[in-house]
Context: one part of a larger RNA
RNA sequence: CAUUUGGAAAUUUGAAAGGAUUCUCCUCUAGUACGAGAGGACCGAGGAGGACGAACCUCUGGUGUACCAGUUGUCAUACCAAUGGCAUUGCUGGGUAGCUAUGUUCGGCUAGGGAUAAGCGCUGAAAGCAUCUAAGCGCGAAGCCCCCCUUAAGAUAAGAUUUCCCCAUUAGACUCCUGGGAGACUACCAGGUUGAUAGGCGGUAGGUAUAAGCCCUGUGAGGGGUUCAGCCGAGCCGUACUAAUAGUCGAUUGUGU
Numbered sequence: 001c002a003u004u005u006g007g008a009a010a011u012u013u014g015a016a017a018g019g020a021u022u023c024u025c026c027u028c029u030a031g032u033a034c035g036a037g038a039g040g041a042c043c044g045a046g047g048a049g050g051a052c053g054a055a056c057c058u059c060u061g062g063u064g065u066a067c068c069a070g071u072u073g074u075c076a077u078a079c080c081a082a083u084g085g086c087a088u089u090g091c092u093g094g095g096u097a098g099c100u101a102u103g104u105u106c107g108g109c110u111a112g113g114g115a116u117a118a119g120c121g122c123u124g125a126a127a128g129c130a131u132c133u134a135a136g137c138g139c140g141a142a143g144c145c146c147c148c149c150u151u152a153a154g155a156u157a158a159g160a161u162u163u164c165c166c167c168a169u170u171a172g173a174c175u176c177c178u179g180g181g182a183g184a185c186u187a188c189c190a191g192g193u194u195g196a197u198a199g200g201c202g203g204u205a206g207g208u209a210u211a212a213g214c215c216c217u218g219u220g221a222g223g224g225g226u227u228c229a230g231c232c233g234a235g236c237c238g239u240a241c242u243a244a245u246a247g248u249c250g251a252u253u254g255u256g257u
C1' cells in the first nucleotide's frame, strides 16, 4: 500500500432501517341485563361494506399510429379491374400481445407473548389501627417492544454455511455477440453451435369478417356461388435456414511488497 486477506461460485444469518397494524354498518346473544316508562346495553359469535395498500389481466372495459374491414376526395401504376401514395392514423367499425382501472384476487388477521400508562388490587410497615407503597408482589390499553411483510454484512467488529480450484488457456469471470420476463445508461436475466437467444419458416391460438380471379344473375348501382374465405404485430408449439465470429483476465497451499 492492497476494503474483507489464497482464488472463486452458490445459499444464507440479521445489527439496523422501513412498511403495515384502519373505519363503518347489519344479524344473533336480546327487546335480555338495566329502567316507572321512554328507551336500551357490556361481554361474546357471525356477516356485509368503505377508504387505503399490494399483485395481476381469467372476466368487464380502455388503449392498441407497421392488424383486419368499410368508405370520401385526389394523384399514380396506359385503360377496365385490382392496388399504392396523400388528406389528423383522411374518416369510420372492430381488435391480438403488452400496458392498464373503473376489472379480478389478496391484505390489516386468527392467535398471541413481554414490559407498561391511567386505573384496580395483594401483602405491608413508618403510625400496635388503617393504608395499592415506603421494601416486596399481581392485573391492566387501538399505545411501546416482539409476532407479520420488505430491504439489509460499507454491520470497516465488513459475519456464517456448502461446493469447486491450486500450475493449466484451472475454478471462474469479463470484453464481444443474439436477445428480453429487465432496462434512461449501467445493471439484471435468458442464451452464444455440446445452441431454440432473436429473426426467418411451418403449425396453431386469437383478430377481422366471407379476399382476388372466375362463374351465374340483374338495364344498372349491385346480388349470389366458389368461401367461416382471404389477410394478419407482439401470444403458444416446433424447426438450425440466417445471426450468436473472436478474444482477454485469472490464486500458486495462503498474505505480498
Stems, first nucleotide, its partner, number of pairs: 001256002006165007016151004022050007034039001052107005060101004067094005072087006112146003119139004166254001172249004176192005197243003200239005206232003213226005